Predicted 3D model of a 1501-nucleotide RNA (small-subunit ribosomal RNA) from an uncultured prokaryote. The sequence is in RNAcentral, with records from ENA. Rfam family: Bacterial small subunit ribosomal RNA. Model confidence (mean pLDDT): 82 of 100.
RNA sequence: AGAGUUUGAUCCUGGCUCAGAGCGAACGUUGGCGGCAGGCUUAACACAUGCAAGUCGAACGAGAACGCUCCUUCGGGAGUUAUUAAAGUGGCGCACGGGUGAGGAACGCGUAGGUAAUCUACCCUCCGGCGGGGGACAACAUUCCGAAAGGAAUGCUAAUACCGCGUAAGACCACGCUCACUACGGUGAAAGUGGUUAAAGGUGCCUCAAAGCACCACCAGAGGAUGAGCCUGCGUCCCAUCAGCUUGUUGGUGAGGUAAUGGCUUACCAAGGCGAAGACGGGUAGCUGGUCUGAGAGGAUGAUCAGCCACACUGGCACUGGAACACGGGCCAGACUCCUACGGGAGGCAGCAGUGAGGAAUAUUGGGCAAUGGGCGAAAGCCUGACCCAGCCACGUCGCGUGUGUGAUGAAGGCCUUCGGGUCGUAAAGCACUGUGGGGAGAGACGAAAAAGCGCAGCAGGAAAUGGCUGCGCCUUGACGGUACCUCCUUAGCAAGCACCGGCUAACUCUGUGCCAGCAGCCGCGGUAAUACAGAGGGUGCAAACGUUGCUCGGAUUUACUGGGCGUAAAGCGCGUGUAGGCGGACUCGCAAGUCGGUUGUGAAUCCCUGGGCUUAACCUAGGACUGCAUCCGAACUGCUUCUAGAGUAUGGUAGAGGGAAGUGGAAUUCCGGGUGUAGCGGUGAAAUGCGGAGAUAUCCGGAGGAACACCAGUGGCGAAGGCGGCUUGCUGGACUAAUACUGACACUGAGGUACGAAAGCGUGGGGAGCAAACAGGAUUAGAUACCGUAGUCCACGCCCUAAACGAUGUCAACUAGCCGUUGGAGGAAUUUAAUCCUUUAGUAGCGCAGCUAACGCGAUAAGUUGACCGCCUGGGGAGUACGGUCGCAAGAUUAAAACUCAAAGGAAUUGACGGGGGCCCGCACAAGCGGUGGAGCAUGUGGUUUAAUUCGAUGCAACGCGAAGAACCUUACCAGGCCUUGACAUACUCGGAACUUAGCAGAGAUGCUUUGGUGCCUUCGGGAACCGAGAGACAGGUGCUGCAUGGCUGUCGUCAGCACCUGUCGUGAGAUGUUGGGUUAAGUCCCGUAACGAGCGCAACCCUUAUCCUUAGUUGCCAGCACGUAAUGGUGGGAACUCUAGGGAGACUGCCGGUGACAAACCGGAGGAAGGUGGGGAUGACGUCAAGUCAUCAUGGCCCUUACGGCCUGGUCUACACACGUGCUACAAUGGCCAGUACAGAGGGUUGCCAACCCGCGAGGGGGAGCUAAUCCCAGAAAGCUGGUCGUAGUCCGGAUUGGAGUCUGCAACUCGACUCCAUGAAGUCGGAAUCGCUAGUAAUCGCGAAUCAGAAUGUCGCGGUGAAUACGUUCCCGGGCCUUGUACACACCGCCCGUCACACCAUGGGAGUUGGUUGCACCAGAAGCAAGUUGCUUAACCUUCGGGAGGGCGCUUACCACGGUGUGGUCAAUGACUGGGGUGAAGUCGUAACAAGGUAACC
Repeated sequence: AGAGUUUGAUCCUGGCUCAGAGCGAACGUUGGCGGCAGGCUUAACACAUGCAAGUCGAACGAGAACGCUCCUUCGGGAGUUAUUAAAGUGGCGCACGGGUGAGGAACGCGUAGGUAAUCUACCCUCCGGCGGGGGACAACAUUCCGAAAGGAAUGCUAAUACCGCGUAAGACCACGCUCACUACGGUGAAAGUGGUUAAAGGUGCCUCAAAGCACCACCAGAGGAUGAGCCUGCGUCCCAUCAGCUUGUUGGUGAGGUAAUGGCUUACCAAGGCGAAGACGGGUAGCUGGUCUGAGAGGAUGAUCAGCCACACUGGCACUGGAACACGGGCCAGACUCCUACGGGAGGCAGCAGUGAGGAAUAUUGGGCAAUGGGCGAAAGCCUGACCCAGCCACGUCGCGUGUGUGAUGAAGGCCUUCGGGUCGUAAAGCACUGUGGGGAGAGACGAAAAAGCGCAGCAGGAAAUGGCUGCGCCUUGACGGUACCUCCUUAGCAAGCACCGGCUAACUCUGUGCCAGCAGCCGCGGUAAUACAGAGGGUGCAAACGUUGCUCGGAUUUACUGGGCGUAAAGCGCGUGUAGGCGGACUCGCAAGUCGGUUGUGAAUCCCUGGGCUUAACCUAGGACUGCAUCCGAACUGCUUCUAGAGUAUGGUAGAGGGAAGUGGAAUUCCGGGUGUAGCGGUGAAAUGCGGAGAUAUCCGGAGGAACACCAGUGGCGAAGGCGGCUUGCUGGACUAAUACUGACACUGAGGUACGAAAGCGUGGGGAGCAAACAGGAUUAGAUACCGUAGUCCACGCCCUAAACGAUGUCAACUAGCCGUUGGAGGAAUUUAAUCCUUUAGUAGCGCAGCUAACGCGAUAAGUUGACCGCCUGGGGAGUACGGUCGCAAGAUUAAAACUCAAAGGAAUUGACGGGGGCCCGCACAAGCGGUGGAGCAUGUGGUUUAAUUCGAUGCAACGCGAAGAACCUUACCAGGCCUUGACAUACUCGGAACUUAGCAGAGAUGCUUUGGUGCCUUCGGGAACCGAGAGACAGGUGCUGCAUGGCUGUCGUCAGCACCUGUCGUGAGAUGUUGGGUUAAGUCCCGUAACGAGCGCAACCCUUAUCCUUAGUUGCCAGCACGUAAUGGUGGGAACUCUAGGGAGACUGCCGGUGACAAACCGGAGGAAGGUGGGGAUGACGUCAAGUCAUCAUGGCCCUUACGGCCUGGUCUACACACGUGCUACAAUGGCCAGUACAGAGGGUUGCCAACCCGCGAGGGGGAGCUAAUCCCAGAAAGCUGGUCGUAGUCCGGAUUGGAGUCUGCAACUCGACUCCAUGAAGUCGGAAUCGCUAGUAAUCGCGAAUCAGAAUGUCGCGGUGAAUACGUUCCCGGGCCUUGUACACACCGCCCGUCACACCAUGGGAGUUGGUUGCACCAGAAGCAAGUUGCUUAACCUUCGGGAGGGCGCUUACCACGGUGUGGUCAAUGACUGGGGUGAAGUCGUAACAAGGUAACC
């Protein structure tokens, strides 16, 4: 410090997620030791049991027992125990210490101050005192009540308990001669006088005693220290969907109350007080030092430690006291628990342990007061669950160990393997060492210093002593603990796990599983080859721990103060005016409020820096530093006078659809009346509804009425925006301009507020010509668009207040290159004017530099560079929705969430693809033609169906006469049945035998049982090679699966003209350029231009064939000329001319001419030529696409079968048949059928073959055997054609299906199931609906011939030649393709994407008659305990008394206040609720197709 994730890829915006650190944690697996820390975060839930606050006999009265000793009359007594225990009076303490965080948003806390408005027991210092009396009450005794708790009565008694009196320095209160200050209202000081007010003893020394002295108590006063109270400035969470709150409320006066100020309380008076800088209300929360995180600023948090606050079962109340409204005190009420004799009582662990409950979860009913601290005491001492220790827990952190060195046959074994090996791995074993921890033994601390006591010495004081102070010595005290530490001995012996290994993120393989099981933090893995699941081997990381979960900060500049944005990503209010607020031009003096610098005080520990102590570290500790606040000092800037540059006012001009009112004009539509006139009009894509012989439409004249203003008209004008358009006249706002004068910062922005605000809509009234929603009617596949009739549009008044109210761009100001157009003004030049030119200013457009921007783009009218102020944004959806509030007559507007859900949503640009977008171009693509298919019969293939099986594959073009160039058996893979198991086939091993062969029997055959003949070849004599049989384990075998694991091959786009690269350049980048543009071509073919220059795969050419010629050669081919010969024939001699054969060459290149074109490429025409513009045809198929086809050609990974999914055999099936489709053949006839005669090919094939002549048969064919391994012989007769005849438009002399009969051939065998022949039979069919196919020249059409396969079996396939057309105007349209451009929400790319209703399931949520609960306001009732007040009842020790009583007190009663409780009525929150609304999410559900392309009606508000 970043990374992953939106996309085909890119940049940006933006969210989600991860890597880090931390925790009072929990859970899972594992677990050696020690140090230091920590340990109910939940139920402030309930608590059994024990302990946690007592102490003082030196304040007081009283005072046991056990035990021990002695005595005894044995009953007991005395002493001691005993300055005792237990209890009481009294004093001090119990308000500290300890716990918890419920409440509380507050002077509660923090910080800094104030207290002249206060208190402070114990403690310290100073000063003074401590006299003399009195009356009670507990304990105790007796009696009584009660179950108990407890209580009552009578009687006795002490005090440092209680009460008078005396004294009064001082304190307090009152008065106060006089003085000072003054704002004349008062304020302050003060001698003095008067009143009130105190006490308690105990112990020790000395002593006969008293007295005295000392100490500790006690009282008054002053001061201090400590602690506390109160007040104030500042800071201290969320919600404005809480906007108004308040009657003791705000202030005053008097009184009361308090330690003290104060509405703290009360009476009266006034009507104030608080609030947008957030009152009031609601929710949440103990606050802080700090802690965690972070670079910091911040954010989160408030365990342990420290400070403060609050609380003590819940609520209320006071008492005592220095202090409480009191955790282990009291009273009352309530809930709960317990005891009970039912009458009544008792209790409060949020002290330490512990229990139950809750919970994911948190410890021992331990030891000790040795230390530190606290209470009491003179002290010893007692008490102390504070504290110090120990126990439990890996809860955290720090440290240590689980060995070290050496050791290669790289052992065994595991795993992987390409079978060679690799790896675990120096790891182990082995050898040599060490001893931390553990175990055994020994020694053994620090923490302890005191106090007290005893002894000694000294000092001050005293009459002396005790006593006090100081020093020394002795004695004595340790829970932890026989612990730490140290020494010796002992053996490598006893001590390693957890997570992860697809990317982020370090670390890879095998097996299993097969969208299952499962994983997952995000992206995402898993559907038979998973580095992602599970296991294993190996590896990586951390380590006594490791992972997971939860939470916090970080990363996140993702709330942006540091440090973000708002044209299109989320985001500028529709627009003005203006309040508060913010901010503000130039120049001086003073102040010190803000700001800045220094001084002082404070800011515990912690963190940080520098040191120190535990062996180190953690830990402990010393000093320094430490953003704050306050104090004091200083002054540069901001805040208080002048100026004119900002702003405004006055004067003269200018332009304008600026606003509002009144009047007025013409054209047009419609309607009404009249004339002319006659059959349709109107409307649409096409129609219909509608109007029309009752006279429409059309046309002319006249009239009525309403609304809108053609031309001018213009990226022209005006206005803040919305918006404004005939003409005229009043009224009125603003802008611009010129020159002077004046005011003197008056400015800018602007939360709330307020004015205006298109269209639609609403209310009341008017008006209504045209246009025209909803709704109704017609048409359409259905709805809607489009067509015909009402609201509305218009006017007046009043509402509504929203728009894609847009420049998607807030207002104001300043600065920053230019060019060009236009509107309004001013100045200047020349000119007769107009026009023109120059300068300047205010608008309004188009380019463009710098700069900015993610890019697009903006660019003086900024989206540039700055300043001021306001508004707004923070992932998508839910949702601009719900609830609540405000506004509105309503419609609705405004303000505005959450639950839940997703990992994206989005912007700009790029490349493709696509478009019922555009442009250019091509193709038998259309058109123009010719011939077909679709109808019939048959053939063949497919689907479907059937079947034991109808084997399998191919399925739009690009499957369907396809694999199959040929299924009777075989083929054959399928089915049935019968058989075999190392196998029909391959390689090793062992044994035997040559191999082979004859015949018979059984069987459907495979096969089985017998049987005949036969002993071969090589040899180093051991044996070996081939073959056959048997045997055992390796293995064979599989047309079994996966073409979506593959190779190879193939189809298709497409023989379309494209596809890609280097370098350079442009762009942040994906990419672009080149390859685009202008021409041209069949072509990315070529030329020109050009930030591109080159070059590659394609195109073309090179290759084959065909068309012409030349040359060479001349058999089997040829025969012109010369001969011979035949009935005839190159038959023969010969020839090499011709044809031909097959080698080599020539030829064609836009080469030449003319024209067009850009002086190009090229095109058009022509000449020559056999051929002319790639001459015709073929082979040749770029980068790629379709997970296209093929595991059944072959090869092949993986999986599966192994007496079977392998192998053999027989028979069957692939040939089935209601049907549908494709491809063909034959036809429907006269351009024809039939009969007779007759002519002309090419290319092939042939020895398991082609087969001649000749003979037989009507024929298929049979016999026969010549020739031919082929330019020689054979197949082999070509057919259409031509000549002649016949048929005469008919189901025919067309057509030939089907069927019967008889045969031929092949073959082991033609039944299922062959072809052909002959005789007979003679079906459908008379040119084919919608639709659809092929073809542009030797082509279509038509005619026959051959070949492959093959025993036989073509209407198929592949070839060959014969005859031989028609048409192409042209590119609008259909289909396909290429290039450029455009739009896009598509990118598995339009067979795309995607919206809404409905149905089903689940989830959260709103409404809802209500119901339940919490909290709270108001009104009222009620009124315990308590305090206060009153009191006429009852009662009463101290004091007074005239002895009657009084003062004072207590009880009771009453009143005020008030807790619980109750009644009524509201607010608010939560839960729940039949039913209901929308929302979200779900696998392939239903209906349509709204959006994205011109999305098929542009979309949207």